[in-house]
Context: one part of a larger RNA
RNA sequence: CUGGGCGUAAAGCGUGCGCAGGCGGUUGUGCAAGACAGAUGUGAAAUCCCCGGGCUUAACCUGGGAAUUGCAUUUGUGACUGCACGGCUAGAGUGUGUCAGAGGGGGGUAGAAUUCCACGUGUAGCAGUGAAAUGCGUAGAUAUGUGGAGGAAUACCGAUGGCGAAGCAGCCCCCUGGGAUAACACUGACGCUCAUGCACGAAAGCGUGGGGAGCAAACAGGAUUAGAUACCCUGGUAGUCCACGCCGUAAACGAUGAUUACUCGCUGUUAGCGAUAUACAGUUAGCGGCCAAGCGAAAGCAUUAAGUAAUCCACCUGGGGAGUACGCCGGCAACGGUGAAACUC
Repeated sequence: CUGGGCGUAAAGCGUGCGCAGGCGGUUGUGCAAGACAGAUGUGAAAUCCCCGGGCUUAACCUGGGAAUUGCAUUUGUGACUGCACGGCUAGAGUGUGUCAGAGGGGGGUAGAAUUCCACGUGUAGCAGUGAAAUGCGUAGAUAUGUGGAGGAAUACCGAUGGCGAAGCAGCCCCCUGGGAUAACACUGACGCUCAUGCACGAAAGCGUGGGGAGCAAACAGGAUUAGAUACCCUGGUAGUCCACGCCGUAAACGAUGAUUACUCGCUGUUAGCGAUAUACAGUUAGCGGCCAAGCGAAAGCAUUAAGUAAUCCACCUGGGGAGUACGCCGGCAACGGUGAAACUC
């Protein structure tokens, strides 16, 4: 390379958009580039293969044939691919009506709780644990009442629920993206996938400036213990929050790439539609549970496939060494991306 694979054995890029490329619905006409068929020329000889001949045989030598799967020219075919022109509406999209939603950005605002501050009541404890101690408290704590400050997060509703590509939750307002559905109308293949590229991308971390209630790496103390640089306790700084700019990684998981078609059923639920409108069965799109065929090493998957097929992309090829070294690219740095070999089993 041909292959065989990729949920759990090695292997699906974190996600999307998308140029090139690859692939592409239906129908008519033309062309004949691909394709297919025929002819001609060429494809040196030797070698290989087949049938003969010559050395006593064989190796060897030798005659003929075949082969040389190729290339060029030419003639033809017109199904298929392609190209050109024209048509169609089942793919895709646009318009109209309706609908749901924690989809995104900005602003405002609400209540509960924690903490702190002030004052009142009040007195000896509080807190904490397996048990304690450190800690707080007679300079009046804890508890309780009133008032105030400030930050962060939104109980119940809440779901096996919804929206979104990863993520998203109090309520209200403004701006804004996408989706579903119903019946028609319109455009007329405008599609699918996507190397390179571009954008977004949890948490932690970084830069500048704010903010800081609670929590809490580091750190300190108290315990535990043989020790205890831990688990437990008392404190506590970065951080967690906001604005702007970086970082670009996660068990970024459904460990399951995207799109399309097809393949028994039962059941629940969300948003529509239709009807005699409570029942009910039907239908489209989603989210779940169970199972048939089939698949699978099995457990399991099973119309949301891991079934049956097609197109395109990414990736894998024994374990360790190693996601390391070196080089290059990116980054303020941390580090990220790309990514070996010796050696060893």
This is a predicted structure of a 345-nucleotide part of an RNA (small-subunit ribosomal RNA, central domain) from an uncultured bacterium. The coordinates come from a structure-prediction model, not an experiment, and the mean pLDDT is 87.